Predicted 3D model of a 351-nucleotide part of an RNA (small-subunit ribosomal RNA, central domain) from Lathyrus sativus. Model confidence (mean pLDDT): 85 of 100.
[in-house]
Context: one part of a larger RNA
RNA sequence: UUGGGCGUAAAGCAUCUGUAGGUGACUUUUUAAGUUCGUUGUCAAAUUCCAGGGCUCAACCCUGGACAGGUGGUGAAAACUAAUAAGCUAGAGUACGGUAGGGGCAGAGGGAAUUUCCGGUGGAGCGAUGAAAUGCGUAGAGAUCGGAAGGAACCCCAACAGCGAAAGCACUCUGCUGGGCCGACACUAACACUGAGAGACGAAAGCUAGAGGAGAAAAUGGGAUUAGAGACCCCAGUAGUCCUAGCCGUAAACGAUGGAUACUAAGUGGCUGUGUGUAUCCACUCGUGCAACGCUGUAGCUAACACGUUAAGUAUCCCGCCUGGGGAGUACGUUAGCAAGAAUGAAACUC
Numbered sequence: 001u002u003g004g005g006c007g008u009a010a011a012g013c014a015u016c017u018g019u020a021g022g023u024g025a026c027u028u029u030u031u032a033a034g035u036u037c038g039u040u041g042u043c044a045a046a047u048u049c050c051a052g053g054g055c056u057c058a059a060c061c062c063u064g065g066a067c068a069g070g071u072g073g074u075g076a077a078a079a080c081u082a083a084u085a086a087g088c089u090a091g092a093g094u095a096c097g098g099u100a101g102g103g104g105c106a107g108a109g110g111g112a113a114u115u116u117c118c119g120g121u122g123g124a125g126c127g128a129u130g131a132a133a134u135g136c137g138u139a140g141a142g143a144u145c146g147g148a149a150g151g152a153a154c155c156c157c158a159a160c161a162g163c164g165a166a167a168g169c170a171c172u173c174u175g176c177u178g179g180g181c182c183g184a185c186a187c188u189a190a191c192a193c194u195g196a197g198a199g200a201c202g203a204a205a206g207c208u209a210g211a212g213g214a215g216a217a218a219a220u221g222g223g224a225u226u227a228g229a230g231a232c233c234c235c236a237g238u239a240g241u242c243c244u245a246g247c248c249g250u251a252a253a254c255g256a257u258g259g260a261u262a263c264u265a266a267g268u269g270g271c272u273g274u275g276u277g278u279a280u281c282c283a284c285u286c287g288u289g290c291a292a293c294g295c296u297g298u299a300g301c302u303a304a305c306a307c308g309u310u311a312a313g314u315a316u317c318c319c320g321c322c323u324g325g326g327g328a329g330u331a332c333g334u335u336a337g338c339a340a341g342a343a344u345g346a347a348a349c350u351c
């Protein structure tokens, strides 16, 4: 390298958009580049392969033949690929009518609770733990009533429910806005799929600048525990957590399962959206289509577990990745970054 693989053994990029490239529906016309057939001349001999023959056989030797490769030419064919011209509508898209939704961004409003402050009542403890102590409290705590401030998060509803490419998204209302699904069929006419590079988005933590800071809380300080305790437990408590503007670009970013298309038993009626048939005043109920999400399970597949029309089944196309363990996601170099760290990514040696 061919190959064989990628749910759990090594291996699917965190996710999407999309350039080049690769691949690509149906029908007809023409061409003949690929393709197939024939021909031409060549590939020294030996060797290889095939068919014979000769040493008693074999190795060995002799004779004949062939495949494959590349070359030439207005030789042939026209199914397939490609190109050409014209069409078609089942893929894809647009318009129309509906529809569900914590999809996104911005603005406004709300109540419960914690904390702090002010005032009233009241008068000795409170708080904490396995038990304690540190801590708070006669300078009036804790408790209770009233008022104020401020920040963060939105109880119940809540569901194996919904939406989003993923990350993710939930108090209520308003504005702007993206996508999905269903229906009827009007339009475009292959406009498609994938996608190296590239770009966008990307939890938490972290970084820069400025605002903010209630609660809880890395670090840190006390108190305990303990042989010790750099911990678990307790009392305090800063960064950060929140907001604005920028950076970082990683996670067990998981379904540990790349995307697209087609085909291949059933059941549950379980769930969400939307049509439709029967029936009907409506509703319920029953049947059924499309789309989305679950469970059980046949064939098949799998090392097994399991998967099983949402495939890990049967096939095709495109991309990514793997090739014994350690050394090592390290070193060196490079790229981007303020840094932290990220991306790319070896070898010696060793088992």
Stems, first nucleotide, its partner, number of pairs: 003323004007305002012319001015200003021194003026087003030083002033081002035077003039072001042069001049065006091191001092188003096183004103177007110154001115149007125136002162169002206247005215241001220236004258318006266296003270293001272291006300307001324351003333344003